[in-house]
RNA sequence: GAAAGAUAAAGGCAAACCUGCUUAAAGGCAGGGACGCAAAGCUGAAGGGUCUAAAGUUCUUAUCAGAGCUAUGACAGCCUGGCUGCCGAA
Numbered sequence: 001g002a003a004a005g006a007u008a009a010a011g012g013c014a015a016a017c018c019u020g021c022u023u024a025a026a027g028g029c030a031g032g033g034a035c036g037c038a039a040a041g042c043u044g045a046a047g048g049g050u051c052u053a054a055a056g057u058u059c060u061u062a063u064c065a066g067a068g069c070u071a072u073g074a075c076a077g078c079c080u081g082g083c084u085g086c087c088g089a090a
Stems, first nucleotide, its partner, number of pairs: 005087001012037002017032006035077001041083003046080003049075003056069005
């Protein structure tokens, strides 16, 4: 230094849920709260996967309305990749 990651040390993040705001929704933000995480830091303009369906479109229906397809929307705590980072036992 790299890889690897301990009944180590100092710390860090914050699931579900509750409250408020926001959005068509998925989701996001803030406060509380801790399931967990050695990158649960960043990257959605790296590749996949998943979620939603406003607009658009197709079908049904006398109308109201319903169903399907679809991302330009979302998820980094789904996986892989890239970049960066604390510590010092084996």

Notes
The prediction has a mean pLDDT of 87. Predicted 3D model of a 90-nucleotide RNA (c-di-GMP-I riboswitch aptamer) from a Syntrophomonadaceae bacterium. Its Rfam family is "c-di-GMP-I riboswitch aptamer". Its family is annotated with cyclic-di-GMP binding in the Gene Ontology. NCBI's taxonomy places the organism under Bacteria, Bacillati, Bacillota, Eubacteriales, Syntrophomonadaceae.